Predicted 3D model of a 351-nucleotide RNA (Bacterial RNase P class A) from Pelolinea sp. Of the family's consensus pairs, 94% are formed in the model. The coordinates come from a structure-prediction model, not an experiment, and the mean pLDDT is 75. Rfam family: Bacterial RNase P class A. Gene Ontology terms of the family: dimeric ribonuclease P complex, tRNA processing and ribonuclease P activity.
[in-house]
RNA sequence: CGGGUCGGUCGGGUGAUAGCGGCGGGGUUCAUCCUCGCUGAGGAAAGUCCGUACUCCACAGGGCACAAAACCGGGGAAAUCCCGGGGCGGGGCAACCUGCCGGCAGGGCCACAGAAACAUACCGCCCGCAAGGGUAAGGGUGAAAAGGUGGUGUAAGAGACCACCGGCCGCUGCAGCAAUGCCGCGGUCAGGCAACCCCUUUUGGGAGCAAGGUUGAGCAGGCGCUGAAAAAAAACGGAACCGUCCCUUCCCUCACUGCAAUGUGAGAGCGCCGGGUAGACCGCACAGAUAGAUUAUCGCCACGGUGGCUUUGUCACCGGACAGAAUGCGGCUUAUAGACCGGCCCGGCAU
Numbered sequence: 001c002g003g004g005u006c007g008g009u010c011g012g013g014u015g016a017u018a019g020c021g022g023c024g025g026g027g028u029u030c031a032u033c034c035u036c037g038c039u040g041a042g043g044a045a046a047g048u049c050c051g052u053a054c055u056c057c058a059c060a061g062g063g064c065a066c067a068a069a070a071c072c073g074g075g076g077a078a079a080u081c082c083c084g085g086g087g088c089g090g091g092g093c094a095a096c097c098u099g100c101c102g103g104c105a106g107g108g109c110c111a112c113a114g115a116a117a118c119a120u121a122c123c124g125c126c127c128g129c130a131a132g133g134g135u136a137a138g139g140g141u142g143a144a145a146a147g148g149u150g151g152u153g154u155a156a157g158a159g160a161c162c163a164c165c166g167g168c169c170g171c172u173g174c175a176g177c178a179a180u181g182c183c184g185c186g187g188u189c190a191g192g193c194a195a196c197c198c199c200u201u202u203u204g205g206g207a208g209c210a211a212g213g214u215u216g217a218g219c220a221g222g223c224g225c226u227g228a229a230a231a232a233a234a235a236c237g238g239a240a241c242c243g244u245c246c247c248u249u250c251c252c253u254c255a256c257u258g259c260a261a262u263g264u265g266a267g268a269g270c271g272c273c274g275g276g277u278a279g280a281c282c283g284c285a286c287a288g289a290u291a292g293a294u295u296a297u298c299g300c301c302a303c304g305g306u307g308g309c310u311u312u313g314u315c316a317c318c319g320g321a322c323a324g325a326a327u328g329c330g331g332c333u334u335a336u337a338g339a340c341c342g343g344c345c346c347g348g349c350a351u
Stems, first nucleotide, its partner, number of pairs: 001347010012301007020040008042322001046333002049331005054208004066204005071085005086101006102199002106197002108193003122139002124135004147165006166189006173182003212282004221273006230249002235244003252267005303319007
């Protein structure tokens, strides 16, 4: 210098003009309107996947069923969370990236091919006249077929036996907090799948801010009342005062019942009561809410690209993503133009 890999930070700045939401002050008296000040999206606000706060509902105790989690240590309220570590794999020259992780009980399954997918003999080999028997060493099939190589052995063979190597299980010792690793000894090698049932351990009520609370029109419901009488003027008698006559307004409507009153029933009006819809407020946050404001244009600067000119430099033109709060918080996942910082790896050149 070029390429790569990992981690982190930012995700333009500033001014003018016009405009929007919230809060507060003022102009006027409330609203409306005007004006001033303060304030107004993100690293993911997203997906709503996981956890939790909060709220309401349900709930004796135990069991079954169902679901989730599952190597170890630390952190964390918790989590399909974070950090570090272990084991078995995959990719890359490397830095590094990436998949998986309880189970020597029992059951089930293993397409096609193949004789056989867990105990099986098709060819081959051996014994045998044959029937039949032995044999996983060789062939063939398959993703997978009896641990591998060499030897001993045998009728032929075989971990049957031996040496070395490898896998699994157990025990002792050493290292480590642990997962685990290493050495030794013993056993075993008759496969794989637990994202198939199952077994072990641990955990788990349901619904969600349209939760829920306060208040509360209208409509519907319940209860009560709907009445006794009062007022004014004129005339007559009359000393006042009182009486008489007449007139006016009101005494809800209808039915039972021809009329009137009480009553009964229905309706209407008024008042009260309980529940409670719409609505309002709280829940709700130094953005906040209601289907949802947080914006647009232009100038300058910074950044990137292209082109011209005199290399440094300057001028002109062009460009800037993903997206967007709706109860709060902790995570995960996904989207993202571009810029910056640092660790490490590979290659080239120079000293």